[in-house]
Notes
This is a predicted structure of a 1553-nucleotide RNA (small-subunit ribosomal RNA) from Pectinatus frisingensis. Model confidence (mean pLDDT): 82 of 100. The sequence was found in a public genome assembly. Lineage of the source: Bacteria > Negativicutes > Selenomonadales > Selenomonadaceae > Pectinatus.

């Protein structure tokens, strides 16, 4: 707010991605239980406890009772008798038997049942009803038996037979006949119907029992009273019919023979009725689901929902059905009977083998089954029941107690104060922090429990005794109603409750802690071992696994499994969808249903409104009230359904009247590839004939196969035949769809324009049903130019069952029949109304104007496009709707198994329609957005190509790596971006390896005591480290002279050192690389729902996201470029070691000197270059060309600088550093030895292979460096390395040091050479403690390979390649390697098609680990479910025949029993016997359902097998649907469709200007 007297409530989350949005399933949060499991357990109170095997059961008890109906039998006890043995009678107790009444209730189960079985609301005019209540009459007179009892046979029992005796409320006959019953009459009332109901007449038939008490007149009567008959009323049960509701499954579509109905004063039943019989008739049920199958007790209620709904039917209460299984009937009021009976099966037990007994799903209980479910308890004290006049009896119903945390509810386990924040845990950054006021302690309280005491309610009906009153009778007596008064009566139980005493004492677990989800650390382990609802955790730093310590939750519990319902709007009535996520049937016609146009009146089903009435009680909502509260129990109310009666009459139904608007007819008209046949035409392909005519012709990326000298191709004529209609041709046309194209005739549907005569809702829609349906295909009989599955044949490849070639057969074509499925598409069912606009087109009509046509305007219809509003998850629909709205039909409901399998139907056959489950994953999916990719496209650059110039690959020998060897060849780098790399320099050290040989607090740091030195030389063993031995020495500093501090040393102990040991995938620095590529991105604004975009995209320019202009963007950072350094020009200032122009000196020669400061040089400060100028071009811009100036022109030239990131890119072996490991050793010293091995690869230099060259002379020009354990000059020696020697230099001054090529002059003369220099001897030099492994160097001799280098690669665009040389770092020695320096000094670039590699925009994706992506199938191995199968077994249904128990019912009866009779003989009934009906058995062929099968098919799943590449990019042959057909296999080709195809042109068409 709403709205009533109330009944009041609805919450999400995770997981599909890189991110988003949706769609969609998985999964959690919550509620409940008759549970269970695991851990733990202190009281109570109130409830609940075999959900499975309706599985067998031992024992016990669960139905009696009643002497006031009988008769008899015992015991007692009283009077009488007595022969004292007993007899008799009387009373009380008791009890087998006849009799009655109960036993049909109570209690249990839930197997069966889909049913009038239940629920609910009605009928019975078609019924019964003991035992209660009233009412009405009645009870007369009789007769004859059976049990028990006695005696007596059978028999183990269990039972049973015969003989005799008896009684009664037992039986059985006769009288009355109020009444009732059946028949006929007759009257009055009266009901939807049939008929009911009440009265009266006749006729026929039908009853009965007494028992007690009091009394009394006692062979009997009066009275009470409790019983008995006959009928009526009622009350309570009950039976039966009938409407609605009552689970799945159509992969059950047809069922039915007493079946449906009729008649029969048949039968039967309480009673209706095919319930049974006989005859007659063909009905009877069904898509509104019969049959059939499967499952199932239904209800009130219960548990959840926010409700509608779902589940569900324990425990309480109704109904219903069972009672070991299957049949049956029998008594009775009442069964077809849980504790009754007969029979038949299965079981189980007894037994003398002959027979016989039993039925816990009553209550305890016991096996078994199973995850699971109690005591073989107490009382009838209470309520209830049976029987009885009662007293009472009986009552495992039922009232209690046991046991179980099964559940709901209540209590406790203590409560204040208490910081030295204890001890001790745990973490820790080592400072603390935290368990934690929590302990301890101090000072309370006593609930519970323990111990004592006191103690109930629940119990008063009834009965009895008394009392008083009515009423009844002859009565005062008995009974009997009332009220009153006394005694008795507890299973629970000494319970609860209450009081008193005690002690913080005796009482807490349990799960979780990664997100959901509230709760964190630390240690073990290391993809193990666990965990896990779900998304996911564990591969050495796990908040996720285990333990701890801390927290979080709940708490005598906690948690997990299992179910149900909720969230889930995931089956959507309330409340969903079907363009592209799952989903419109291929199209049409069309019967049943569903729905319906206006107007008038009636009517009253729907529909509103009053009212009556049921909806049992419990229980749930309110509102009271009792246990100390609650949970539990009372009270009292209220609502939903359902059915009756009465009223309204707006809608919507019926049934009438009527109407034109919906639909349909008529009439006038144009359009069209709509269909059907019959018939013609021209082009062009291929074939035959002929004629010219010569060698190739066709084909391809290239090529062969093929065809031609037997004359092809080409060319001309002349013929045959088929098939198919260029141009017109058009997001024109027709058509329901599928489809329909040459021309002409015939037949023919339909649709539109116009009109307004005609009918008068005739419509829409459409479940089955019928019709049409592209290609392919299939059967029959023709045809056959072409093109063309299969097949050959050639290629192409690793393969090549492809694609490309050359041939070719089914098929296409035709006629009849089948087939019936397509991406069968607008991935959009159909019909109706409304709901802005623009613009083309196609038909047709109006209008205005005109002589007429056009142009304009407008209206219907059909095809397009662009849009607005709405609408959508977005994409995009958008009057052709994917908008708003009704109506109807179809259709989805996670994904995979699968459009499969079984079954049915159609089908020649291929198959088609219909259509699942196990099992399996957590996703599959759409639409859209960043990115990356593409054998997509556009633009652009870049020594990327191109042009060009030297190179590498090939020789030799250097160094590096891979191998390979070894004791050891130490580690690391591996596409570009590892390999002359770390290493700017391994003989020893380096060194990290490898042998042996030693040390153990350490070679090396820190720290606190304690001695003193240390050191230095020699000498000895030793491979050496290292041990021994002598000799020498006697430390600084300050001091109060006591010491005290520092450095350095030694023994011992302890912390600890120390590791080139692993892990660059734990890591910090550093670096590589994309790339010096032009890019990366923020703030606010806007846009989108979001991810995101926009800015940064366009048009130009640039080297450059560099500028400019434009725009929903407007700034801004970090990259660019600039500022730095070196170069290229000037100025200027300084002028010494550097320079000399002019002036003087002065040498053989020299700036050698005075001197100059001009140049050059040097290093400081400045200036210059900015498209500034001028033209053009461009938009008046940005810029770009050209030009002048200028030392330099459009960034002058180099260098330094390396954005956000990428690559788990190097690197723990530069440093640092987390964990992990080793500690007499993975550490640390020493010697040797090894990193230098060598069949082999590769890679990266150097020197060559020569005359543009090699020697030889002679001779000219630099930059830049370095230098004191250095460089080392002259000058000497030596062929030379070099060795001497020692000047000068810490450097503009001395050294190095000589610059090479160049250039002149000779020589070689083309050749393995006077080219190359490798090897390899000899001899020597120099460093160095030492050159043997393992160094350079010189000399002198030897003189390999190699004559320009295969495929196939690299470098460079100007002082650039090329080529020559010089310097320096490392270094004791050692440079072909690296890092600078200079000196000579080119060619070439049309240009962007291509290669690689980059930006940018744009396009497709199935990729995000991002094309080294992703991902199909065969085929192998394993483990799962499933299918088919020769069968095989079990189990269900129905049929049909054969037997047929017990029984009810019918028939017969001679004999048997039994009555009545004197007998003859009658009588009725039972039995036997027949018969129909039947359980159960037992044969037969069948349905259905399952287990099971040897084999066999696909299928899932499975970290790392195989073979190929199908698909995603144009996915390398564009891909998918249908068919066919062929292949190891994904798959390939025929044919037809479809866009869900990239690009590219073109044509149409819209928008804008």
């Nucleotide at each position: 707010a709403a709205a009533u007297u109330u009944a009041u409530g609805g919450a999400g989350a995770g997981u599909u991605u890189g991110a988003u949005c949706c769609u969609g399933g998985c999964u959690c949060a919550g509620g409940a239980c008759g549970a269970a499991c695991g851990c733990u357990g202190g009281c109570g109170g109130c409830g609940u406890g075999c959900u499975u095997a309706a599985c067998a059961c031992a024992u016990g008890c669960a139905a009696g009772u009643c002497g006031a109906a009988c008769g008899a039998g015992g015991c007692u006890c009283u009077u009488a008798u007595u022969u004292c043995g007993g007899u008799a009678a009387g009373a009380g107790c008791u009890u087998a038997g006849u009799g009655g009444c109960a036993a049909a209730c109570g209690g249990g189960u839930g197997a069966g049942u889909a049913a009038c079985g239940c629920g609910u609301a009605g009928g019975c005019a078609a019924c019964c009803u003991g035992c209660c209540u009233c009412c009405a009459a009645g009870a007369u007179g009789g007769g004859g038996a059976c049990a028990a009892c006695a005696c007596u046979c059978c028999g183990a029992a269990a039972g049973g037979g015969g003989u005799g005796c008896u009684a009664a409320u037992a039986c059985c006959g006769a009288a009355u006949g109020u009444u009732g019953u059946a028949a006929u009459g007759c009257u009055g009332c009266u009901g939807c119907a049939u008929g009911g109901c009440a009265g009266u007449a006749u006729u026929a038939c039908c009853a009965a029992a007494g028992g007690u008490g009091g009394c009394u007149u006692u062979u009997a009567g009066c009275u009470a009273u409790c019983g008995c008959u006959u009928g009526g009323a009622g009350a309570u049960g009950g039976g039966c019919c009938u409407g609605c509701g009552u689970c799945u499954g159509a992969u059950u579509a047809g069922c039915u023979g007493g079946u449906u109905g009729g008649u029969g004063a048949c039968g039967g039943u309480a009673a209706c009725g095919g319930c049974g019989c006989a005859c007659c008739a063909a009905g009877g049920c069904g898509a509104c689901g019969a049959u059939c199958a499967g499952u199932a007790g239904c209800c009130g209620g219960u548990c959840u929902g926010a409700g509608a709904g779902g589940a569900u039917g324990a425990a309480c209460g109704g109904c219903c059905a069972c009672a070991u299984u299957g049949g049956g009937a029998c008594u009775g009021a009442g069964a077809c009977a849980c504790g009754g009976c007969c029979c038949a099966g299965a079981c189980u037990c007894c037994u003398a083998c002959g027979g016989g007994a039993g039925g816990c799903a009553g209550c305890a209980g016991u096996g078994g089954g199973g995850a699971a479910u109690c005591u073989u308890c107490c009382g009838c004290a209470a309520u209830g029941g049976g029987c009885g006049a009662a007293a009472g009896c009986c009552u495992g119903a039922c009232g209690g107690a046991g046991c179980a945390a099964c559940g709901c509810c209540g209590c406790g386990u203590g409560a204040a104060c208490g910081a030295g924040g204890a001890a001790g845990g745990u973490c820790u950054u080592c400072g603390g922090a935290u368990c934690g006021u929590a302990a301890a302690g101090u000072u309370c309280u006593g609930u519970u429990g323990c111990a004592g005491g006191g103690g109930a309610c629940g119990a008063a009906c009834g009965g009895c005794a008394c009392u008083a009153u009515a009423g009844c009778c002859a009565a005062u007596a008995a009974g009997u109603a009332u009220a009153g008064u006394g005694a008795a009566u507890g299973a629970c139980g000494g319970u609860a409750c209450c009081c008193u005493g005690u002690u913080a004492g005796a009482a807490a677990g349990c799960c979780a802690c990664g997100g959901c989800u509230a709760a964190c650390u630390a240690c073990g382990u290391g993809c193990c071992a666990g965990c896990a609802g779900c998304c996911g955790c564990g591969g050495u730093a796990a908040u996720a696994c285990g333990u701890a310590g801390g927290c979080g939750g709940c708490a005598a519990g906690c948690g997990u499994u299992g179910u149900c319902c909720g969230g889930a709007a995931u089956c959507a009535u309330u409340g969903g969808g079907c363009g592209u996520a799952a989903a419109g049937g291929g199209a049409g016609c069309g019967c049943a249903g569903g729905c319906g146009g206006a107007a008038c009146a009636u009517u009253a089903a729907g529909c509103g409104g009053a009212u009556c009435u049921u909806a049992a009680a419990a229980g749930u909502g309110c509102g009271g009230g009792g246990c100390u509260c609650a949970a539990c129990c009372c009270c009292g109310u209220g609502a939903u359904g359902g059915g009756g009666u009465c009223c309204g009459a707006a809608c919507u139904g019926a049934g009438g009247u009527u109407c034109u608007u919906g639909a349909g007819u008529g009439c006038a008209g144009g359009a069209g590839a709509g269909g059907a046949a019959a018939g013609c035409g021209g082009a062009a392909u291929u074939c035959c004939c002929a004629g010219u005519g010569u060698a190739g012709c066709g084909g391809u990326g290239a090529a062969a196969u093929g065809c031609g000298u037997a004359g092809a191709u080409a060319u001309u004529g002349g013929g045959a035949a088929g098939a198919a209609c260029a141009c017109c041709a058009g997001u024109g046309g027709c058509g329901a769809a599928g489809g329909c194209g040459g021309c002409u005739u015939u037949c023919u549907g339909g649709a539109c324009u116009g009109u307004a005569a005609c009918u008068g809702a005739c419509g829409c829609u459409g479940a089955g049903g019928c019709u049409c349906g592209a290609a392919a295909g299939c059967c029959a009989g023709g045809g056959u130019a072409g093109c063309g599955a299969a097949c050959g044949g050639g290629a192409u490849u690793a393969g090549a069952u492809a694609c490309c070639c050359c041939g070719g057969u089914a098929g296409u074509c035709c006629u009849g029949g089948c087939c019936g499925u397509a991406a069968a598409c607008g991935a959009u069912g159909g019909a109706u109304a409304c709901u802005a606009g623009g613009u083309g087109u196609a038909g047709g009509g109006g209008g205005u104007a005109u002589c007429g046509a056009c142009c304009c305007c407008u209206c219907c219809u059909g095809u397009g496009c662009c849009g607005g509003a709405g609408c959508a998850a977005a994409c995009g629909c958008a009057a052709u709707a994917a908008g708003u709205a009704u109506c109807c039909c179809g259709c989805c409901u996670g994904g995979g198994g699968a459009g499969u399998a079984c079954g049915a139907c159609c089908g020649c056959a291929a198959g088609g329609u219909u259509g699942a489950a196990a099992c399996u994953c957590a996703a599959a999916g759409g639409a859209a957005u960043u990115g990356a990719c593409g054998g997509g496209g556009g633009c652009c650059c870049g020594c990327a190509c191109a042009a060009g110039c030297g190179g590498u690959g090939g020789a030799g020998u250097a160094u590096g790596u891979g191998g390979u060897u070894u004791a050891a060849u130490u580690c690391g780098a591996c596409g570009c971006a590892a390999c002359g790399c770390g290493a700017a320099g391994a003989a020893c050290c380096u060194u990290a390896c490898c042998a042996g040989g030693g040390c153990u607090u350490g070679a090396c740091a820190u720290u606190g005591a304690u001695u003193g030195a240390c050191g230095u030389a020699u000498c000895c063993a030793g491979a050496g480290a290292u041990g021994g031995a002598u000799a020498u020495u006697u430390u600084c500093u300050c001091u109060u002279c006591g010491g005290a501090g520092g450095a350095c040393a030694a023994g011992a102990a302890a912390a600890c050192a120390g590791g080139u040991g692993g892990u660059g995938c734990a890591u910090g620095g550093c670096u590589g690389u994309c790339g010096u590529c032009a890019g990366c991105u923020c703030g606010u604004g806007u846009c989108g729902u979001g991810a995101g975009a926009u800015g940064u995209u366009g048009g130009g320019u640039u080297a450059a996201g560099u500028c400019c202009c434009g725009c929903a963007a407007c700034g801004a950072g970090c990259g660019c470029a600039a500022c730095c350094c070196c170069u290229a020009u000037c100025a200027u200032u300084u002028g010494u070691u550097g320079c000399c122009a002019g002036c003087a000196c002065g040498u053989a020669a020299a700036g050698g000197u005075g001197g100059g400061a001009a140049c050059u040089c040097a290093a400081g400060u400045g200036a210059g270059a900015c498209u500034g100028c001028c033209g053009c071009g461009g938009a008046c811009a940005a810029c770009g060309c050209g030009g002048a100036g200028g030392a330099a022109g459009g960034c002058g030239g180099g260098g330094a600088u390396g954005a956000c990131g990428u690559c788990a890119a190097g690197u723990c072996a530069u440093c640092a550093u987390g964990c992990c490991c080793c500690u007499u050793a993975c550490g640390u010293c020493c010697u040797g030895g090894g990193c230098u091995a060598c069949a082999c690869a590769c890679g990266u230099a150097c020197u060559a292979c020569a005359a543009u060259g090699g020697g030889a002379c002679a001779c000219a020009c630099a930059g830049a460096g370095g230098g004191a354990a250095g460089c080392g000059a002259a000058g000497g020696a030596g062929u030379g390395a070099u060795c001497u020697g020692g000047a000068g230099c810490g450097g503009a001054c001395c050294c190095c040091a000589a610059a090479a090529a160049a250039u002149g002059u000779c020589u070689c003369c083309c050749a393995g050479u006077u080219c190359g220099g490798a090897u390899u001897g000899c001899a020597g030099g120099c460093u160095g403690c030492a050159a043997c492994c393992c160094g350079c160097c010189u000399g002198c001799a030897u003189g390999a390979a190699g004559u320009c280098g295969g495929a196939a690669u690299c470098g460079c665009u100007a002082g650039u390649a090329a080529u020559c040389g010089c310097a320096g770092g490392u270094c004791a020695g050692c440079a072909u390697a690296c890092u600078g320096c200079g000196g000579u000094g080119a060619a070439u670039a049309c240009g962007u098609u291509c290669c690689c590699g980059g930006g940018c925009c744009u396009u497709g994706u199935a990729c995000a680990c991002a094309c080294c992506g992703c991902c199909c199938g065969u085929c192998a191995c394993a483990c799962c479910a499933c299918g088919a199968a020769a069968g095989u077994c079990a189990u269900u249904c129905a049929c049909a025949c054969c037997c047929g128990a017990a029984g009810c019912c019918g028939g017969c009866u001679a004999a048997g029993g039994g009555c009545c009779g004197c007998a003859a003989g009658g009588c009725a009934c039972c039995g036997a016997c027949c018969g129909u009906c039947u359980a159960a058995g037992g044969u037969g062929g069948g349905g259905g359902c399952g287990a099971u099968g040897a084999u066999u098919g696909g299928g899932g799943u499975g970290a790392a097998g195989u073979c190929g590449u199908a698909a995603c990019a144009a996915g390398g042959u564009a891909g998918c649907c249908g068919u066919a057909u062929c292949g190891g296999a994904a798959g390939g080709u025929g044919c037809g469709g479809c866009u869900g195809g990239a690009u590219c042109a073109c044509c149409u068409c819209c928008u804008u200007u």